[in-house]
Context: one part of a larger RNA
């Protein structure tokens, strides 16, 4: 220094934190709350018994007896219990620091697809989707159930709108230009051809427009005043907006101020819980509140039991490391 094994007296006083350890374990009989989605919670929790032998019963056991510190004699073999957070659940993950409240899941919604489907992989043929066909395929978000999921279409996105506006390419050709035959004493003018420019006018998507759509990306105030103590503000004014946060929760996995204030538990509690609401900066499928089971999950308290620790002993193994 590693692996172990036993311990007075307490028995969590250790520590971040019971981390590790130690009770617990089996069988059989009794008995088992709350809460539930009536299946469950439950092995709840807790309490007795347990060996060998003789008789007597079909058995299950029942009466006596006997041994030992011990009878589930070893060994394998749950410690429970109360709250709350967080995910329904049983999966599933970061091979080699992270198992977990994250993925994923029925189960909800929405949007594409009418079948040579939609989408998807190829340059293409082709192939998947499908030898399927809307109770079906694909994408997207929510994520068991239960109770719900309010208000804004002003911005972005989508979806519809035989006007209207702007509008490429193209069409289309006024009209100019070059260049030439010719004309012209010259300046120059100048057909048809060729060569170049090129207005008006035709002319789609898109955009503007005009509307629908938010379980589509998203968004959901400010000041001021006001009641017969105070305090407060149902009321009222005023600005500004697409619309001003409904239900329901709330210092929360969210609360800076904060160790908020009150209760609760402790003799004492930045932590837990139960209430208040002043929510910096909660809110409704980027779901919003609940929730019984279910977890190697997070938190806080008990109970049991322990060397965790007062505080530290002894044994029994191993490696170091010394002598040889």
């Nucleotide at each position: 220094u590693c692996g172990c094994g036993u311990c007075a007296a307490g028995g969590a006083a250790c520590u971040c934190g019971g981390c590790a350890a130690a009770u617990u374990g089996c069988a059989u009989g009794c008995g088992u709350a709350a809460c539930u989605u009536c299946g469950g919670g439950a092995u709840a929790a807790g309490c007795a018994u347990g060996g060998c032998c003789g008789c007597c019963g079909c058995g299950a056991g029942g009466c006596g007896g006997c041994c030992g510190c011990a009878g589930a004699g070893a060994a394998a073999c749950g410690g429970c219990c109360c709250a709350u957070g967080c995910g329904a659940c049983u999966g599933u993950u970061u091979a080699c620091c992270a198992a977990a409240a994250a993925c994923a899941c029925a189960g909800g919604u929405c949007c594409g697809c009418g079948c040579g489907a939609a989408c998807c992989a190829g340059c293409g043929a082709u192939g998947g989707g499908a030898g399927g066909u809307a109770u079906g395929c694909g994408g997207a978000c929510u994520g068991a159930c239960a109770c719900c999921u309010g208000c804004c279409c002003g911005g972005u996105g989508c979806c519809g709108g035989a006007a209207g506006g702007u509008c490429a390419a193209g069409g289309g050709g006024a009209g100019c230009c070059g260049u030439c035959a010719g004309c012209g004493c010259g300046a120059g003018c100048g057909a048809a051809g060729c060569g170049g420019c090129g207005a008006g006018c035709c002319c789609a998507a898109g955009c503007c427009c005009c509307g629908g759509c938010a379980a589509a990306c998203g968004g959901c105030g400010g000041c001021c005043g006001u009641a017969a103590c105070u305090a407060u503000a149902a009321c009222g004014g005023u600005c500004c907006u697409a619309a001003g946060g409904u239900a329901g929760c709330g210092a929360a996995a969210u609360u800076c101020c904060u160790u908020g204030u009150c209760g609760g538990g402790c003799a004492a509690g930045u932590u837990c819980c139960g209430a208040c609401c002043c929510g910096c900066a909660c809110g409704a499928a980027u779901g919003g509140u609940g929730u019984a089971a279910c977890g190697a999950u997070a938190u806080g308290g008990g109970c049991g039991c322990u060397g965790u620790c007062u505080c530290g002993a002894c044994g029994c193994g191993a490696a170091a490391u010394c002598c040889g």
Record summary:
RNAcentral holds the full RNA, with entries from ENA. Large-subunit ribosomal RNA, domain IV from Methanoculleus sp., 324 nucleotides, folded computationally. NCBI's taxonomy places the organism under Archaea, Methanobacteriati, Methanobacteriota, Methanomicrobiaceae, Methanoculleus. It matches the Rfam family "Bacterial large subunit ribosomal RNA". Its family is annotated with ribosome and structural constituent of ribosome in the Gene Ontology.